[in-house]
This record gives sequence, C1' cells and structure tokens, in this order.
RNA sequence: CGGGGUGUAGCUCAGCCUGGCAGAGCGCCUGGUUUGGGGCCAGGAGGUCCCGCGUUCGAAUCGCGGCACCCCGACCA
Repeated sequence: CGGGGUGUAGCUCAGCCUGGCAGAGCGCCUGGUUUGGGGCCAGGAGGUCCCGCGUUCGAAUCGCGGCACCCCGACCA
C1' cells in the first nucleotide's frame, strides 16, 4: 500500500440480509426465601448501536467518507 472481517449494556453476543418500540445470557442493585452464605424466586438500574455526512416519513440496519482492532497479500529488510 491492496483485499477481507469485526465494532451494539460492565463482559460475551444476537438483531443488520428484507429500515418501523434497541434485546439475550452473565454480571450489578433491591426485595423475598434462609440463622447466615450459596442456590432459587420476583423486581430494577445500566446504551453516543465506533465517528461524521447523506438517502428516507422513519436508519443499529441502506449509501459515502473516516477511525480502531484482527486476518490475508504485496513491499522493505
């Protein structure tokens, strides 16, 4: 330098193709159960969907540009 992939809750990820209320598990908080812990049950908090622009009535999702990380190739040595 070229090609491809990934980026969504604290963590691991789904959702994206085919635009229409942002989700799951784990973790965290509160309450119940228990002498207490664990476990179980109930409830809850937690989001710049990487960034910007565009398209659209409407964008996590589509288009363009950029950033970060990973893989492959090329180049150099």
Molecule: transfer RNA
Organism: Tepidiforma sp.